Context: one part of a larger RNA
Molecule: large-subunit ribosomal RNA, domain I
Organism: Lachnospiraceae bacterium AC2012
RNA sequence: AGCGCAGGGUGGAUGCCUUGGCACUAAGAGCCGACGAAAGACGUGAUAAGCUGCGAAAAGCUGCGGGGAGAUGCAAAUAAUCUUUGAUCCGCAGAUAUCUGAAUGGGGAAACCUGGCUGGACGAACUCCAGUCAUCCAUACGCCAAUACAUAACGUAUGGAAGGGAACCCGGUGAACUGAAACAUCUAAGUAACCGGAGGAAGAGAAAGAAACAUCGAUUUCCAAAGUAGCGGCGAGCGAAAUGGAAAGAGGCCAAACCAUGGUGCGUGCACCGUGGGGUUCGGACCGCAUAAUUGAUUCAAAACUGUUAGCAGAACUGUUCUGGGAAGUACGACCAGAGAGGGUGAGAGUCCCGUACGCGAAAACAGGAUUGACAUGGCGGUAUCCAGAGUACAUCGAGACACGAGAAACCUUGAUGGAAUGAGCGGGGACCACCCCGUAAGCCUAAAUACUACUUAGUGACCGAUAGCGCAUAGUACUGUGAAGGAAAGGUGAAAAGGACCCCGGGAGGGGAGUGAAAGAGAACCUGAAACCCUGUGUUU
Numbered sequence: 001a002g003c004g005c006a007g008g009g010u011g012g013a014u015g016c017c018u019u020g021g022c023a024c025u026a027a028g029a030g031c032c033g034a035c036g037a038a039a040g041a042c043g044u045g046a047u048a049a050g051c052u053g054c055g056a057a058a059a060g061c062u063g064c065g066g067g068g069a070g071a072u073g074c075a076a077a078u079a080a081u082c083u084u085u086g087a088u089c090c091g092c093a094g095a096u097a098u099c100u101g102a103a104u105g106g107g108g109a110a111a112c113c114u115g116g117c118u119g120g121a122c123g124a125a126c127u128c129c130a131g132u133c134a135u136c137c138a139u140a141c142g143c144c145a146a147u148a149c150a151u152a153a154c155g156u157a158u159g160g161a162a163g164g165g166a167a168c169c170c171g172g173u174g175a176a177c178u179g180a181a182a183c184a185u186c187u188a189a190g191u192a193a194c195c196g197g198a199g200g201a202a203g204a205g206a207a208a209g210a211a212a213c214a215u216c217g218a219u220u221u222c223c224a225a226a227g228u229a230g231c232g233g234c235g236a237g238c239g240a241a242a243u244g245g246a247a248a249g250a251g252g253c254c255a256a257a258c259c260a261u262g263g264u265g266c267g268u269g270c271a272c273c274g275u276g277g278g279g280u281u282c283g284g285a286c287c288g289c290a291u292a293a294u295u296g297a298u299u300c301a302a303a304a305c306u307g308u309u310a311g312c313a314g315a316a317c318u319g320u321u322c323u324g325g326g327a328a329g330u331a332c333g334a335c336c337a338g339a340g341a342g343g344g345u346g347a348g349a350g351u352c353c354c355g356u357a358c359g360c361g362a363a364a365a366c367a368g369g370a371u372u373g374a375c376a377u378g379g380c381g382g383u384a385u386c387c388a389g390a391g392u393a394c395a396u397c398g399a400g401a402c403a404c405g406a407g408a409a410a411c412c413u414u415g416a417u418g419g420a421a422u423g424a425g426c427g428g429g430g431a432c433c434a435c436c437c438c439g440u441a442a443g444c445c446u447a448a449a450u451a452c453u454a455c456u457u458a459g460u461g462a463c464c465g466a467u468a469g470c471g472c473a474u475a476g477u478a479c480u481g482u483g484a485a486g487g488a489a490a491g492g493u494g495a496a497a498a499g500g501a502c503c504c505c506g507g508g509a510g511g512g513g514a515g516u517g518a519a520a521g522a523g524a525a526c527c528u529g530a531a532a533c534c535c536u537g538u539g540u541u542u
Stems, first nucleotide, its partner, number of pairs: 001541009015527001016492002020464002022461007029453002031164002039100003042055003046078001050074002061094006070082003105114003115133007135161008168199001169197005179186001183233001209216002220247005230238002251445003254389001258277008283387003286382004295376002299374004305368005311360002317333001319332002322329001334351002336340001342354003394418007404430001425440005479486002499526001502513004
C1' cells in the first nucleotide's frame, strides 16, 4: 500500500412529520380616491434591532354591544402597572390620523425647502398654531381691450374630473419568430406588445332582419348542424350560416307633424331658438267616439321579515385490569348518539379538552325585501291633408372588415370626388334586371342567461410534503446590476427545558464525572442518520 472483517468520524440521503403551497367547489363581494387613495418615509413601547399594530390623542382614545378572569402583540425574563366599579380580548359606530405620494399655494434631487390671505396665542414685532390659496371642464354671474355697439381676455360662485387596481370587457395602434419542410401572396394573428376607456360585468340588442312562396319574430351564451358549405401560391392552412335543441327572457324613450307659451334677429314679415303638451311604427298628427281597467326593469319613500358583521348553549366512564416513562392501546364491563366530521391531549379517545349535530342570539351598521303609498303608464274607428332622422342613402376611385385572399362579390365600415327620393317613397333577398316576398336606415336607452377572481367566508382533493409544493413553510429579504431588472439558501431536542447545579482537565473551545430524562448513542452543530470520503484496530497478501 491492496483486499477482507469490526468499530468510529464526516456527510445529510431516506423514512416519518407540517406551520406552507397547489387546484377546485359553494356562497359573498366586485371597486378605492381631493371627506386626499394605492404605495411608502419617519416616528410610536419602561427597556426595543426586526415584524405586527398604531400616528405627536401614536402596540393606542371614545360610545354602544358581546364576553367573564386574568392582562400589558410576535416574545422568554425583569420592572412597573391595569383588572368583578368588569380589564385584556371580539364586533359595530366614531375621534385622532406627522411627512411623501394624483399631491393640488410656489418650488423640489419623493418623504424636503419656502410663501400670500384670514383668524388665534397680550398691544406691536418675531415666533408658533388653525383654516385657506393648483389646473382643466361644465353651469350661472360679474367686469371689461384694440373698437362705437360688442366680443376675446380677466374674475367670482357652485358642481365635476384627475390617480391606483389581479383577471375579465370595449376601442385605437399593431409586430416578428414560426408554418408553408426554401420563400414573396398566405400563416403565425388582429395574437404579443403599447395606448385610451368603462363596469361588476362589458359589449350586443327590439329588424331598412332571417328566410323562401311556408314561415319565424330583439340580443347574448351553450349543444348539434360541421371540420359541412365555402375560402385558399385550391399549397400550408382558414372555416361559416340558415335550421333544430337548451339557458334566459322585456321591452322602452326621443326627433318631426300639431297645440300652447316665452324669446332672438337695425332684411317689419318671415325665419330661428327655448320651455311644456302631443307622439313613436300594430304608424302618428288631424277628425269622430270614449276616458279607467291595466302595468311598473324604468323612480322615490316606508316597511313585516330574512341574511351578514361579535357570540350562547351543547349528550355520554377522572370505570377496573395488564404493559409502559406516559394509555387514548390490551382484556373485562358501562353509557351517549339529531353529536362515531375533525383537531388536541406524554402511543391509537364517540363519552378528557376544543369542537361536531339539533337549536338560540344584536344596542349598532350594512345587504336583500313580501307588502303599502307616492309617482309614472294607459283605448277604438276613419284616412282628404301633414309628419316620419341629408352632405345621409347611393355611385366612382382607394382601403378595411365579413369563414369569403378582387373574385361573378352582394351585405357592412369609410379616406377622396360627386350626390338622391320623400311612403304611389326607400332598403334588402350574394353581380345585375323583372316579378314576388321581407323590412322601414341615416337618433337614444335596456335586466337576465355569458366572461373573470386581486379580495372575504365555508369547505373539498386517487394534489405536493422541504432539491417537492408558490420564487418565498414566507422573502421579493440577503445578494447582483449605473439602471430597467435579476434573485437565492435556510424546517424538525424533548411529553415537559426538566436546556446539565456541583467537581475535575484546559487559556479557551471542548471533554470526563455527577445530575435530568423513557432515551443524552435526544445536549441545542440537537428525530431518523444511507452513500461517497477520512480514520482506528485486526486478519491476510506483497